[in-house]
RNA sequence: GGGGGUAUAGCUCAGUGGUAGAGAAUUUGACUACAAAUCAAGUGGCCCUUGGUUCAAAUCCAAGUGCCCUCU
Numbered sequence: 001g002g003g004g005g006u007a008u009a010g011c012u013c014a015g016u017g018g019u020a021g022a023g024a025a026u027u028u029g030a031c032u033a034c035a036a037a038u039c040a041a042g043u044g045g046c047c048c049u050u051g052g053u054u055c056a057a058a059u060c061c062a063a064g065u066g067c068c069c070u071c072u
Base pairs, nucleotide, nucleotide: 001071002070003069004068005067006066007065011023012022013021018055026042027041028040029039030038048064049063050062051061052060
């Protein structure tokens, strides 16, 4: 330098164009002599940036940036 993949909660990841979810973590409560485990409830995201398509974009398209793989 060429090609490909990827970017969503503090972490690991889903998400099929129509108001964004799970696990684990964290907070509170129940339980317990205390803690763990278990159970219940809650908190946490303008979805990497910019532009385009569309009535409507996390989702489709283009460019940029970071990371990963591959070819030379």
Model confidence (mean pLDDT): 82 of 100. Transfer RNA from Gopherus agassizii, 72 nucleotides, folded computationally. The sequence is in RNAcentral, with records from Rfam. Rfam family: tRNA. By type it is a transfer RNA. From the family's description: Transfer RNA (tRNA) molecules are approximately 80 nucleotides in length.